[in-house]
RNA sequence: GGGCAUGUAGCUCAGUGGUAGAGCGCUGCUCUGAUAAAGCAGAGGUCGGAGGUUCGAUCCCUCCCAUGCCCA
Numbered sequence: 001g002g003g004c005a006u007g008u009a010g011c012u013c014a015g016u017g018g019u020a021g022a023g024c025g026c027u028g029c030u031c032u033g034a035u036a037a038a039g040c041a042g043a044g045g046u047c048g049g050a051g052g053u054u055c056g057a058u059c060c061c062u063c064c065c066a067u068g069c070c071c072a
Stems, first nucleotide, its partner, number of pairs: 001071007010024004018055001026042005048064005
C1' cells in the first nucleotide's frame, strides 16, 4: 500500500428499513437476626464519526476513524 471482517447499555451479544432488546453487572424495595440466594421495580445507549438515498436508516450507499486477520 491492497483486500476482508467487526464496531449497538459498564461487560458479552441479539436485532436488520418503521424513533433498540436480552443475559450478567448497577440502584431501590420485599424476604432474613444479618448476608447470600430468590422475587419485584428502576436507571443506564446521539447504535464509532460525517455525508447521501428514503416519507422514515442501527439496518442500504460513499468517505473517514479504531481493532483484528490475510496478501504484498

Description:
Transfer RNA from a bacterium, 72 nucleotides, folded computationally. It matches the Rfam family "tRNA". Rfam links the family to the GO term triplet codon-amino acid adaptor activity. The RNAcentral record of the sequence draws on ENA and MGnify.